[in-house]
RNA sequence: GGGCUCGUGGCGGAAUGGCAGACGCGCUAGACUUAGGAUCUAGUACCGAAAGGUGUCAGGGUUCAAGUCCCUGCGAGCCCA
Repeated sequence: GGGCUCGUGGCGGAAUGGCAGACGCGCUAGACUUAGGAUCUAGUACCGAAAGGUGUCAGGGUUCAAGUCCCUGCGAGCCCA
């Protein structure tokens, strides 16, 4: 330099055009315990007092509707030279 695949919370990941983050781990608070572990309950992206708004690498496009399809860029991995 060329080709292919990929990019979503703290982590693994779900959703394959139709409520983003299901489910699990971790974490926080509480219950239980002498204490700890285990177990159970609730919570856990961002802004906001709330109502509400925003958010899937960045930007743009298609669409009533985009994490998903298309284009450009950035980044990561693999292969070729």